[in-house]
RNA sequence: AGAGUUUGAUCCUGGCUCAGAGCGAACGUUGGCGGCGCGCUUAACACAUGCAAGUCGCACGAGAAAGGGGGCAACCCUGAGUACAGUGGCGCACGGGUGCGUAACACGUAGGCAAUCUUCCCUCGGGAGGGGGAUAACCAUCCGAAAGGAUGGCUAAUACCGCGUAAGACCACGGCUGCCUCGGCAGCUGCGGUCAAAGGGGGCCACUCCAUGGAAGCUCUCACCUGAGGACGAGCCUGCGGCCCAUCAGCUAGUUGGCAGGGUAAUGGCCUACCAAGGCUAAGACGGGUAGCUGGUCUGAGAGGAUGAUCAGCCACACUGGCACUGAAACACGGGCCAGACUCCUACGGGAGGCAGCAGUGGGGAAUAUUGGACAAUGGGCGAAAGCCUGAUCCAGCGACGCCGCGUGGGUGAUGAAGGCCUUCGGGUCGUAAAGCCCUGUGGGCAGGGAAGAAAACGUUGCUGUCGAAUAGGCGGCGACCUUGACGGUACCUGCUCAGAAAGCACCGGCUAACUCUGUGCCAGCAGCCGCGGUAAGACAGAGGGUGCAAACGUUGCUCGGAAUUACUGGGCGUAAAGCGCGUGUAGGCUGACCGGAAAGUCGGGCGUGAAAUCCCUGAGCUCAACUCAGGAACUGCACUCGAAACUCCCGGUCUAGAGUGGUGGAGAGGGAAGUGGAAUUCCUGGUGUAGAGGUGAAAUCCGUAGAUAUCAGGAGGAACACCAGUGGCGAAGGCGGCUUCCUGGACACCAACUGACGCUGAGACGCGAAAGCGUGGGGAGCAAACAGGAUUAGAUACCCUGGUAGUCCACGCUGUAAACGAUGGGCACUAGGUGUCGCGUUUUUGACCCCCGCGGUGCCGUAGCAGACGCGUUAAGUGCCCCGCCUGGGGAGUACGGCCGCAAGGCUAAAACUCAAAGGAAUUGACGGGGGCCCGCACAAGCGGUGGAGCAUGUGGUUUAAUUCGACCACGCGCAGAACCUUACCCGGGCUAGAAAAACUAGGAAUCCUUAAGAGAUUAGGGAGUGCCCGCAAGGGAACCUAGGCUCAGGUGCUGCAUGGCUGUCGUCAGCUCGUGUCGUGAGAUGUUGGGUUAAGUCCCGCAACGAGCGCAACCCCUGUCCUUAGUUGCCAUCAUUAAGUUGGGCACUCUAAGGAGACUGCCGGCGUCAAGCCGGAGGAAGGUGGGGAUGACGUCAAGUCCUCAUGGCCCUCAUGUCCGGGGCUACACACGUGCUACAAUGGUCGGUACAAAGCGCAGCGAACCAGCGAUGGGGUGCCAAUCGCAAAAAGCCGACCUCAGUACAGAUUGCAGUCUGCAACUCGACUGCAUGAAGGCGGAAUCGCUAGUAAUCGUUGAUCAGCAGGCAACGGUGAAUACGUUCCCGGGCCUUGUACACACCGCCCGUCACACCAUGGGAGUUGAUUGCUCCAGAAGUGGCCGUGCCAACCCGCAAGGGAGGCAGGUCCCUAAGGAGUGGUCGAUGACUGGGGUGAAGUCGUAACAAGGUAGCCGUAGGGGAACCUGCGGCUG
Repeated sequence: AGAGUUUGAUCCUGGCUCAGAGCGAACGUUGGCGGCGCGCUUAACACAUGCAAGUCGCACGAGAAAGGGGGCAACCCUGAGUACAGUGGCGCACGGGUGCGUAACACGUAGGCAAUCUUCCCUCGGGAGGGGGAUAACCAUCCGAAAGGAUGGCUAAUACCGCGUAAGACCACGGCUGCCUCGGCAGCUGCGGUCAAAGGGGGCCACUCCAUGGAAGCUCUCACCUGAGGACGAGCCUGCGGCCCAUCAGCUAGUUGGCAGGGUAAUGGCCUACCAAGGCUAAGACGGGUAGCUGGUCUGAGAGGAUGAUCAGCCACACUGGCACUGAAACACGGGCCAGACUCCUACGGGAGGCAGCAGUGGGGAAUAUUGGACAAUGGGCGAAAGCCUGAUCCAGCGACGCCGCGUGGGUGAUGAAGGCCUUCGGGUCGUAAAGCCCUGUGGGCAGGGAAGAAAACGUUGCUGUCGAAUAGGCGGCGACCUUGACGGUACCUGCUCAGAAAGCACCGGCUAACUCUGUGCCAGCAGCCGCGGUAAGACAGAGGGUGCAAACGUUGCUCGGAAUUACUGGGCGUAAAGCGCGUGUAGGCUGACCGGAAAGUCGGGCGUGAAAUCCCUGAGCUCAACUCAGGAACUGCACUCGAAACUCCCGGUCUAGAGUGGUGGAGAGGGAAGUGGAAUUCCUGGUGUAGAGGUGAAAUCCGUAGAUAUCAGGAGGAACACCAGUGGCGAAGGCGGCUUCCUGGACACCAACUGACGCUGAGACGCGAAAGCGUGGGGAGCAAACAGGAUUAGAUACCCUGGUAGUCCACGCUGUAAACGAUGGGCACUAGGUGUCGCGUUUUUGACCCCCGCGGUGCCGUAGCAGACGCGUUAAGUGCCCCGCCUGGGGAGUACGGCCGCAAGGCUAAAACUCAAAGGAAUUGACGGGGGCCCGCACAAGCGGUGGAGCAUGUGGUUUAAUUCGACCACGCGCAGAACCUUACCCGGGCUAGAAAAACUAGGAAUCCUUAAGAGAUUAGGGAGUGCCCGCAAGGGAACCUAGGCUCAGGUGCUGCAUGGCUGUCGUCAGCUCGUGUCGUGAGAUGUUGGGUUAAGUCCCGCAACGAGCGCAACCCCUGUCCUUAGUUGCCAUCAUUAAGUUGGGCACUCUAAGGAGACUGCCGGCGUCAAGCCGGAGGAAGGUGGGGAUGACGUCAAGUCCUCAUGGCCCUCAUGUCCGGGGCUACACACGUGCUACAAUGGUCGGUACAAAGCGCAGCGAACCAGCGAUGGGGUGCCAAUCGCAAAAAGCCGACCUCAGUACAGAUUGCAGUCUGCAACUCGACUGCAUGAAGGCGGAAUCGCUAGUAAUCGUUGAUCAGCAGGCAACGGUGAAUACGUUCCCGGGCCUUGUACACACCGCCCGUCACACCAUGGGAGUUGAUUGCUCCAGAAGUGGCCGUGCCAACCCGCAAGGGAGGCAGGUCCCUAAGGAGUGGUCGAUGACUGGGGUGAAGUCGUAACAAGGUAGCCGUAGGGGAACCUGCGGCUG
């Protein structure tokens, strides 16, 4: 630091996803040790049990028992003034827990209190005199189940209460001084009033008294009272800071302020009465949701984001709600009262309780520990102290929950062991890994030693200081001795022993590090994203191997990061999401030049604070580290203060460049109102006139003989204004168009007189705002949603036609939206130009026009620059500044709900669930278009002949069958150049199992031939003949062959052509397909290859940022056409001879044969053309512009065809899917299609006669003559390995005869009989022959095929295959046409261009309804829950007020009785919790039914969109329609 993912590819936009770090975690697999930390995130759910706050006898009274001892016993002593309990004091407000509530002065930070309090503690001053009356405990009686209580009686105090004293404090009223925030504060002082206290313990006897010793007293100490100060803590107030929702916009009656009073420690509506009517709010009041806040923690480069466990500070709470009491402090976690819910006890009368203390239990949950030890340390409470208490704390236990450290061994060891896995079978790998050998002891076990953490206090004692009369005593300091450890016999150290007890988890398609085999077969499964899996899966599962981390590793969840994907740092808005339809203008933001001042912002210095811990740096302590300690730095903040004055703000003064005013002038469809004009349409009247008119692609509906259309004249009425008219003008936008008049807005040019920053923008707000639409009233010619009819169509709710109503028009009022667009907000400034146009002006001219120049508007091109590209470019999308609006993936959705507006239609504002891995922009290459241009092709046209109809043949589909083997489908007489058996792969049946064929081994035998029996045959069982070749003396061995055996194996036309090679088809013999370098472009890519000509051709020429090159084209090759040379048999025969015959002699001239050459190149001439390429014409020539034909098939496409030619990976079968045999089938037959043959006849048929080919083939062959047969054929066998012999007759043709238009003397199917040939065998199922039979068929519907010249057509011939079988195929020659104007159309193709939403590429893509399944969601009669407002009712406990007739010790009066003061019970009033009633709001759950939405391999209907998408599309609106949609009106070009 980035990466993957939209595309065929590219760039951009944009979302999704991943790699990182972290966690109080959980889950899965695994698990050796230690240290340090951490451990209910959920139910603030409910809690059994134990413990968590007591202590003081040196405040006080009272005061046991057990036990022990004594005693005969009563009883005494001891236990013991102990325990328990009580009065009293202090503590219980700390410590500990939790995060419910709280959006608040709760918290943080900085301040304030002149508006305050502070027990205990410290310092200082002063003081403590003298009295009184009670009351618990206790005793007695009584009530109650209990908890508990009642009555009477006794008693103490540091408990309670008067009185005295009063430095001082407080209060009221005065005086003076100082300070001040002008409100007050501080100090001094006068008078009046009010207010204190308590003792306990130790010691002593100099002084007084009794007098041993005590008392008073003295002294020490702890307490006590009062005042001042301090410290600590607390309370209150204020500035600033930190969540979401505006679909919460208005809130408020103690509300805001005042006066008076009450209350508090204290200010204050905190409370009450009265008065006033205020207060808060867009800088977000009020309401709703959520939440303890902070130091910090996590992340991040930072800014920021997220978070608030552990530790620390603050706050809040303690079952829920309310309340006060006590107290220095509480409205009090382990206090009280009341109410409520819950739980428990109960004798049913009544009581008890509150773990959010530590453990622990249940429950909830994915999930979070022991009912442990100790007060040894630290700290706290009480105490004079010992000490007691302390679940605070310190330790231990459990948990890999986290961080850190250590170990699971080290060295050596190659037969690279065995084994596993892979394999191309050679080997590779696990792998020095193991074993083996040599070591070590972290650690485990055993044993021994063994800390630090402890400082003390107390006590004893020594010295010393102080108080004191004191050598008592107390207090303080220094020292000695004594004593104290839960953890724990732990850490640590040592010895012995043992390699011994100790490695897993995830991953291995890309991202991302790590690859193979097997299994599986869109199954099972994986998956973070892209995506894997449909028989060769590096993606599933297992294995081997590898990679990563390691006592852990993965997964899940969550946070930050990456994400510049909310952009302050640091983004955007023409087309990707995004500029409000336009203006006026409020708040706000921003704001020209100069001078002066002030100092709020700003900048600098100082000071205070920013708790500690944390982070960082340095050092130190645990062996290291984690961890801990010390010091430093830092804490980016806030406040105060001093200073600076450039900039911003503020104040004052000045200016004119911004802005505005004024004067002059012209331009304009700018707006409003009134009037007016002509053309045209329609209608009406009349005339002329007659049969049509109208409309369309073609028609029809419709109109017209009742007189239309046409035409003339006149009239009526409404709407719109041709030409001018123009990327012309005006307006802010919408928009504005005949002419005249009136009213009126703005802009512009020139002048430079005036004002003097008066400016820009603009959230809200207000106004304007096309069309459609709505309301009321008019108007209504034309047009025209709806509607009706006619067409079209499969349908046609459309496009087309005929009609036609709202509407379109006017007035007034609503609506407020558009592709309201330049898809581009407004303002100012700056930054090359060129060219057109509109308005005004200057210069020039006598004047006018033109030119030049200036200002303002409106277009085009273009530089720099910008941009993803397209493009923009002084009219910016460039460079800057200011202000506003808006965007943040697609769908859901501009929808729902809520609110506001509207008469309605609807508009504005505006979500979520759910779902997808994209949706997009621009450009590129293709492909495609019912887009365009150019050009080819038997593509059409022009012609000739066919197919489609018939019969038959053949192939295919289908059907049938035991089987009709299989494949191919633009390639159906195709694989098949030939299925009776064989072939043969299929079916039935019968056999074989190392096999029908092959290699190796062992044994035997040579081989081979003849033959018998059984059987359908395969086969089985016999018999006979017979030995060879090589080596060797022999025995024997060897090669080949046969048989048998076992074992490595064979075999498979079984599957996969979508695993493959090879071969082939097709586009297409179409003219194309590419490369190198260069150049252009961010890039895909382009250029070259496009353009102008030309060609059959990317053929050639010219031009050109291209220059060259390759594969194709052409040529080179073959055949053929002319000539020449060579050669002359088997060929030929002109001349000579000869014959029946080139038969023979002869000859090789000719033909021919077959080898080599020549020839043709637009070479020549003329014209055209660009001086070119080339084209046209001509000459010559056998041939002329490629002479004709063939072979030759570029890059590629179709997962085209073939595993059944062959080869081959993988899979499958192995007494069978192999192999052998017999028979059957591939030959079936209601049908459908393709390809052919033969015909339908007279251009013919039949018969007779008679010519002329080419190219082939032949020895298991061709087979002559001759003979037989009507014939197929048979006999025959000359000749021929073939220019020699044979097949072999060519046929059409020609000559002659008959047939005469008829289902025929056409046609020959079908069938019968008889034969021939091949073959082991013609039944299924061959061909041919003869005789007989004689079907359909009279030229073929829609449609469709071939062919452009030696071609079509027609005629025969040959060959391959082959025993036989040809109508097919491949070749050969004979005869031998017609037509092509032309390129509009059909089909195919090439090039350029254009559009595209296609790229599996139009057989593409894609829209909506309907049907089905699932999901979330809106509405919904309601039902239900939570919460809250308002109005009432009611009112516990309790404070306060009032009453207090009942009751009462202290004080007062009084001799007393009694009274008073005061108090208590009780009553009552205000307030008030729970509760109740009524009525609203908000949120949630649920609901018959219902609305749309989303998703879902192969449902239905259509075809809306993308190409001119077949009616251009889209926007707004309105109507209509199964649906996409259609139509009207206006708008946009995307």

RNAcentral holds the sequence, with entries from SILVA. Small-subunit ribosomal RNA from a metagenome, 1534 nucleotides, folded computationally. The coordinates come from a structure-prediction model, not an experiment, and the mean pLDDT is 83.